[in-house]
RNA sequence: GUGUCAAUAGUUUAAAGGUAGAACGGUGGUCUCCAAAACCAUUAGUCUAGGUUCAAGUCCUAGUUGAUAUG
Numbered sequence: 001g002u003g004u005c006a007a008u009a010g011u012u013u014a015a016a017g018g019u020a021g022a023a024c025g026g027u028g029g030u031c032u033c034c035a036a037a038a039c040c041a042u043u044a045g046u047c048u049a050g051g052u053u054c055a056a057g058u059c060c061u062a063g064u065u066g067a068u069a070u071g
Base pairs, nucleotide, nucleotide: 001070002069003068004067005066006065007064010024011023012022013021018054025043026042027041028040029039030038047063048062049061050060051059
């Protein structure tokens, strides 16, 4: 240089174009003599810019970052 893949919550990750979920973590509470564990509540997200569509995390284009193959 060329090809391919990936980017979603603090972290690990789901989501056949139709309400963005889960686990762990954080915070508060219940329980306990205290703490841990357990339970309840809460916290927080689609890499950037355009396009298609009634509707985009999802499809298209360009870019950024990372991984990988080739040389």
This is a predicted structure of a 71-nucleotide RNA (transfer RNA) from an uncultured Bacilli bacterium. The sequence was found in a public genome assembly. Its Rfam family is "tRNA". By type it is a transfer RNA. The coordinates come from a structure-prediction model, not an experiment, and the mean pLDDT is 82.